A computed fold for a 107-nucleotide RNA from a soil metagenome, annotated as SAM riboswitch aptamer (S box leader). Of the family's consensus pairs, 97% are formed in the model. It matches the Rfam family "SAM riboswitch aptamer (S box leader)". Rfam's curators write: The SAM riboswitch is found upstream of a number of genes which code for proteins involved in methionine or cysteine biosynthesis in Gram-positive bacteria.
RNA sequence: CAUCCAGAGGGGUGGAGGGACUGGCCCAGUGAAACCCCGGCAACCAUCUCGCGCAAGCGAGAAACGGUGCCAAUUCCAACAGGCUCCAAGCGACGGCCUGGGAGAUG
Numbered sequence: 001c002a003u004c005c006a007g008a009g010g011g012g013u014g015g016a017g018g019g020a021c022u023g024g025c026c027c028a029g030u031g032a033a034a035c036c037c038c039g040g041c042a043a044c045c046a047u048c049u050c051g052c053g054c055a056a057g058c059g060a061g062a063a064a065c066g067g068u069g070c071c072a073a074u075u076c077c078a079a080c081a082g083g084c085u086c087c088a089a090g091c092g093a094c095g096g097c098c099u100g101g102g103a104g105a106u107g
Base pairs, nucleotide, nucleotide: 001107002106003105004104009038010037011036012035013034017027018026019025022078023077024076039071040070041069044067045066047062048061049060050059051058052057075103080100081099082098083097084096085095
């Protein structure tokens, strides 16, 4: 700096945790984490084609052999700030929705 509402799981070993942290809510002896094997998803890097450019590079596309990544739940949800809104009316809280931010993950 870019992306994070899409997508993709079987087996073996193992034997109680896991979903980052906090709160919630979930997953888990019908077998958690971790490791191994095989399979898959995606298309960041690398590769190829085209366009632009003096160049560095930028944009569009292709492909999936290579380097990463990923394969419960939107990054599972929230967490901070602001806005809108339901509950007969006013005010306020809770709740719901939206926007931004923070944190995190991957490249």